[in-house]
RNA sequence: AAUAAAGGUAGAGGUGCAAAAUUUAAAAGUAAUUUAUGGAGUUGGCAAACUAUGAAGUAAAUGAAAGGAAAUUUUGCCGAAAUUAAGCUUGUGCAAAAGCUUAGUUGGGUGUAUAGAUAAUAUCUAUAUAACUGUCACUAAAAAUUAGUGUUGAGCUAUCCUAGUA
Numbered sequence: 001a002a003u004a005a006a007g008g009u010a011g012a013g014g015u016g017c018a019a020a021a022u023u024u025a026a027a028a029g030u031a032a033u034u035u036a037u038g039g040a041g042u043u044g045g046c047a048a049a050c051u052a053u054g055a056a057g058u059a060a061a062u063g064a065a066a067g068g069a070a071a072u073u074u075u076g077c078c079g080a081a082a083u084u085a086a087g088c089u090u091g092u093g094c095a096a097a098a099g100c101u102u103a104g105u106u107g108g109g110u111g112u113a114u115a116g117a118u119a120a121u122a123u124c125u126a127u128a129u130a131a132c133u134g135u136c137a138c139u140a141a142a143a144a145u146u147a148g149u150g151u152u153g154a155g156c157u158a159u160c161c162u163a164g165u166a
Base pairs, nucleotide, nucleotide: 007160008159009158010157011156014078016077017076018075019074020073021072022071023070024069032062033061034060035059036058037057041050042049043048045094046093081106082105083104084103085102086101087100088099089098090097107133108132110130111129112128113127114126115125116124117123134152136150137149138148139147140146141145
């Protein structure tokens, strides 16, 4: 001087990821309420609750909302985030559901098929599959990119710090 592991900082992929707010469609002429009729069931995962002080159903009138979705804006970011299992906390009548930790899987989005969730053919999740795309490695060349093959994020690029070796 160069350089490795580990560590720090800053970046790239692009229909990139997530959150919040607003608007819109849909949910839905549904639930619910009132009146009439009707005359014993209705709801729920279970427990249980409602009901002759009138269940379900039918007719008329009035008539929502949540979760989920699209667009725009803002914010935080690039294991961003999602998901599986276990544990803990909150919650519940018990659950469901939400959050945190540990371990595992997935580079990214898209299409198709199956299954589940859902009002839903929208969308989300999981699996499989197809091409596209990013990074790195190898090979070849007309050359600084193109083509082919393969891997994948605890990765890759740049930079800082640093032992040993020479």
Background:
Lysine riboswitch aptamer from Oceanivirga miroungae, 166 nucleotides, folded computationally. The prediction has a mean pLDDT of 77. Its Rfam family is "Lysine riboswitch aptamer". From the family's description: Riboswitches are metabolite binding domains within certain messenger RNAs that serve as precision sensors for their corresponding targets. Allosteric rearrangement of mRNA structure is mediated by ligand binding, and this results in modulation of gene expression. This family includes riboswitches that sense lysine in a number of genes involved in lysine metabolism, including lysC. Of the family's consensus pairs, 100% are formed in the model. RNAcentral records the identical sequence in 2 taxa.